Notes: This is a predicted structure of a 75-nucleotide RNA (c-di-GMP-I riboswitch aptamer) from a Bacillota bacterium. Model confidence (mean pLDDT): 91 of 100. The model forms 100% of the base pairs in the Rfam consensus.
Formats: sequence, structure tokens, C1' cells
RNA sequence: UUUCCGAACCGGCAAAUCCGUCGCAAGGCGGAGACGCAAAGCCACGGGCCCCACGCGGGCAGCCGGGCCGCCGAA
Repeated sequence: UUUCCGAACCGGCAAAUCCGUCGCAAGGCGGAGACGCAAAGCCACGGGCCCCACGCGGGCAGCCGGGCCGCCGAA
């Protein structure tokens, strides 16, 4: 230094729900709020699920797999 790993430390993210807003919708964004998360950071490549105005359409990365980047450093 790197990989595995995840004690501790500094912190980080933010489910449900409520309010506002965009959208036909799934769902997204902002605020409040914390169920949880060591990648709950990013990517729609594969599977899966959801919506649809059924289109070579759209969504979910906090469903699983995969890819990329990344904080800290005990055993």
C1' cells in the first nucleotide's frame, strides 16, 4: 500500500407516516420524522416486482445478483 474483515472513532444515509409539489400511475423531489443500513453511495446489465396513455413506454438500486467509486483501521 492492497485484499479480506467489521471492534472502536469522526461522521453519513433515512423506512413507515404527515405536509407541500411533479406525474394518468407506479413513483420522484423538498420539509418534518427515524424503521433500519458498513456502502441504504452511484449504475437499470441479468432476474424479480410495480405502473401504464399498452408504445422499441415508465418505475423500484432500502428485493436478489453483478459492475464502479469510497470514510475509518482493532482482532